A computed fold for a 163-nucleotide RNA from a sheep gut metagenome, annotated as Lysine riboswitch aptamer.
[in-house]
Order: sequence, then structure tokens, then C1' cells
RNA sequence: GGUAGAGGUGCAUCGAUUAUCAGUAGCUCUUCGGACAUGUCAGGCAUGGAUGAUGAUGAGUGAAAGGAUGAGAUGCCGAAAUCCCGGUCCUCACUGAGGGAUCAGGGUUGGUUUAGAGGUUAAGAGCCUCUCGACUGUCAUCAAUACUUGAUGGAGCGCUACC
Repeated sequence: GGUAGAGGUGCAUCGAUUAUCAGUAGCUCUUCGGACAUGUCAGGCAUGGAUGAUGAUGAGUGAAAGGAUGAGAUGCCGAAAUCCCGGUCCUCACUGAGGGAUCAGGGUUGGUUUAGAGGUUAAGAGCCUCUCGACUGUCAUCAAUACUUGAUGGAGCGCUACC
């Protein structure tokens, strides 16, 4: 340097089912009311509005996206996640900010998980970040009652086997 592997509630993706979202948003009608409302925010622009806006009452009708989910399939073991900067595209796409997707570079995290705090979300679900723990794999050092056990420490740019 190459090849092949290990950790395990291991990681990621796809589509389907089911529940939730929600009797919510929207639409229609009635009544009140009387000038604004919508497009992420500001400007601008566009659209709707006295043939009645926003809002509220009553009635009828009534979703979807995102997220979740037992079994299944695929790709894998920096699998992957996240942060920073930069590029491209989308969001009315015009200006700026914000948000989303993706690519390149750099940083952090071995893995799983209870609890707490914060963020996201319709949400006591889930996801992300941080903190204190627990379990577990791996290497190094030391010790021993010895081939396993214990203690301490480190990190995947690692570890094991072969060439």
C1' cells in the first nucleotide's frame, strides 16, 4: 500500500400499511361588522376586496404535507450524524435577511441507551445539540487468584487477519 472482516436495540435509503395531523386548514351558506388581507420577514411587486376584506356567530362539507409506524427490500461499518465557510438551485425570485435541497473543503463524534436542559414539530411521539451516568466493542499500560479478570488512559486518519 492492497484485499477481507469485527462491534449490534449497528448506520443510512426506498416504497407500502396503519394511526396521528383533524373534525384542523380550506370551500359553501346565514348573521354581525365595515377596510384591509395574502404571498416566510422588510422594501418592492403581484393578487383578492364596498358585487363587502381581516375578524367573529351558527350550519353543512371536509383534506393534505411534514414527522411516526410492525413486517419487507437495498447499500454499508465515518457506516452516518452534526457544525463552520464557500458554490449552485428553489422559495413572487426583483434587493437584503431567513428557510430548504445539493456539491466541495475543514472540524467534532467508536457504538447503543436512561434522565435533564435547549432547539424543531400539531405533539407528552420522533429527530438534533449539550451535560451527568449505564452498557458495550477495540488498542495501549499495569496488576493478578491467569488465557480470563480488574484498574487507568486513548480514539475510527482506529482495530483484526491475509498478501